c-di-GMP-I-GGC riboswitch aptamer from a Candidatus Acetothermia bacterium, 75 nucleotides, folded computationally. The prediction has a mean pLDDT of 85.

RNA sequence: UCUGUCAAGGGCAAACCCAUCGCAAGGUGGGGACGCAAAGCCGCAGAUCUCUCCGAGAUGGCUGGGCUACCAGAG
Numbered sequence: 001u002c003u004g005u006c007a008a009g010g011g012c013a014a015a016c017c018c019a020u021c022g023c024a025a026g027g028u029g030g031g032g033a034c035g036c037a038a039a040g041c042c043g044c045a046g047a048u049c050u051c052u053c054c055g056a057g058a059u060g061g062c063u064g065g066g067c068u069a070c071c072a073g074a075g
Stems, first nucleotide, its partner, number of pairs: 001074004011036002016031006034061001040067003044064003047059005
């Protein structure tokens, strides 16, 4: 640097429920696991969604891109 199936140590946490914030999409905490080899971070481009709509916001577990990282293998 590339690859990601095997193994090891593990990690994250969909839907749903409770509490809470928000007009909302949705966020946060707890429970809970559908899944994930970057389901870690960044709204840069597209896409979708919301609204107090021509502007503001949300989604990184929508696609692409950027940055970083454990392990194993190859160079």